[in-house]
RNA sequence: GGGCUCGUAGCGCAGUGGUAGCGCGCCCGCUUUGCAAGCGGAAGGUCGCGGGUUCGAAUCCCGCCGAGUCCA
Numbered sequence: 001g002g003g004c005u006c007g008u009a010g011c012g013c014a015g016u017g018g019u020a021g022c023g024c025g026c027c028c029g030c031u032u033u034g035c036a037a038g039c040g041g042a043a044g045g046u047c048g049c050g051g052g053u054u055c056g057a058a059u060c061c062c063g064c065c066g067a068g069u070c071c072a
Base pairs, nucleotide, nucleotide: 001071002070003069004068005067006066007065010024011023012022013021018055027041028040029039030038048064049063050062051061052060
């Protein structure tokens, strides 16, 4: 330098055009003498950045940035 994959909540991930979700974690409550486990609830997201297509974009297209991997 080039090819491919990836970038979504604190962490791990799903979501392939029409309201952004799951698990764990954090916080509150119930339960316990207490802790853990269990149950219920709440908070938390400019979907890497910019532009384009579309009535509508996390999703499709282009550029850039970053990570991984392969080739040189």
Background: Transfer RNA from a Candidatus Micrarchaeota archaeon, 72 nucleotides, folded computationally. Its Rfam family is "tRNA". Rfam's curators write: Transfer RNA (tRNA) molecules are approximately 80 nucleotides in length. Its family is annotated with triplet codon-amino acid adaptor activity in the Gene Ontology. The coordinates come from a structure-prediction model, not an experiment, and the mean pLDDT is 85.